[in-house]
Context: one part of a larger RNA
RNA sequence: CGUUGGAUGGCUGAGAGGAGCUGUUUUUAGUACGAGAGGACCGAGACGGACGGACCGCUGGUGUGCCGGUUGUCCCGCCAGGGGCAAGCGCCGGGUAGCCAUGUCCGGAAAGGAUAACCGCUGAAGGCAUCUAAGCGGGAAGCCUGCCUCAAGAUGAGCCAUCCCUGAGGGUUCGACCCUCCCGAAGGCGCCAGGGAGACUACCUGGUUGAUAGGCCGGAGGUGUAAGCGCGGUAACGCGUUCAGCCCACCGGUACUAAUCCGCCGCGAGG
Numbered sequence: 001c002g003u004u005g006g007a008u009g010g011c012u013g014a015g016a017g018g019a020g021c022u023g024u025u026u027u028u029a030g031u032a033c034g035a036g037a038g039g040a041c042c043g044a045g046a047c048g049g050a051c052g053g054a055c056c057g058c059u060g061g062u063g064u065g066c067c068g069g070u071u072g073u074c075c076c077g078c079c080a081g082g083g084g085c086a087a088g089c090g091c092c093g094g095g096u097a098g099c100c101a102u103g104u105c106c107g108g109a110a111a112g113g114a115u116a117a118c119c120g121c122u123g124a125a126g127g128c129a130u131c132u133a134a135g136c137g138g139g140a141a142g143c144c145u146g147c148c149u150c151a152a153g154a155u156g157a158g159c160c161a162u163c164c165c166u167g168a169g170g171g172u173u174c175g176a177c178c179c180u181c182c183c184g185a186a187g188g189c190g191c192c193a194g195g196g197a198g199a200c201u202a203c204c205u206g207g208u209u210g211a212u213a214g215g216c217c218g219g220a221g222g223u224g225u226a227a228g229c230g231c232g233g234u235a236a237c238g239c240g241u242u243c244a245g246c247c248c249a250c251c252g253g254u255a256c257u258a259a260u261c262c263g264c265c266g267c268g269a270g271g
Stems, first nucleotide, its partner, number of pairs: 001153001004176001005164007015150004021049007033038001051107005059101004066094005071086006111145003118138004165270001167181005182268001187265004191207005212258003215254005221247003228241005
């Protein structure tokens, strides 16, 4: 911009893409078959491999400062207690959320239709025969559906529900025209607080009639028993107070802080 007024939400599915793999084993059954050796079809079940998708409850990884330990050195006057630096976390032990696989769950299908080679029924031409000439069956990991995703710019522009607009004057080549004034809906955009959304954009949530982010409070979870003081020990240190103290992204609650106030687009009933 189009989709023949504008708008919000929800659909349909033309069409397009994805997926499509396979092993071992149990049973049927040591049955059918076979002199024996051997050894099935069909059907039913179990467990895997590779590949793919999703997810983080479990097992783990990461987790740049969440907690603790610790060496050297410098600093906070000293002790105690802390902070900085050590090649871009000094090193080490752990670790929330998120992200992730080595972890977990799921998938390939079943089923239907039309077929290929092929197997048939009926059956003439051609008194027989013949699956074919008329006609009718069966038959593939393949084809069309079926499963997942996108999808009405599908210009063949679809459908449903709901919402909104019901002014005036003048000109006119009369046209869905032009000018002036009034009006400015539904809805959208901007702006702002943000987001497991994201390169930007887009998308989604919220904007005081508010839990959108921060703060605060509570919880979960992580570290692992803080400081100070007391007691014991010459001391290193131990014990008690103390499952303490501290704490990022998680789950809730709470208007304390910030989303203030606003602006613009979009009309006037529509070949």
Annotation: The prediction has a mean pLDDT of 90. The part of an RNA shown here (large-subunit ribosomal RNA, domain VI) has 271 nucleotides and comes from a termite gut metagenome. Its Rfam family is "Bacterial large subunit ribosomal RNA". Its family is annotated with structural constituent of ribosome and ribosome in the Gene Ontology.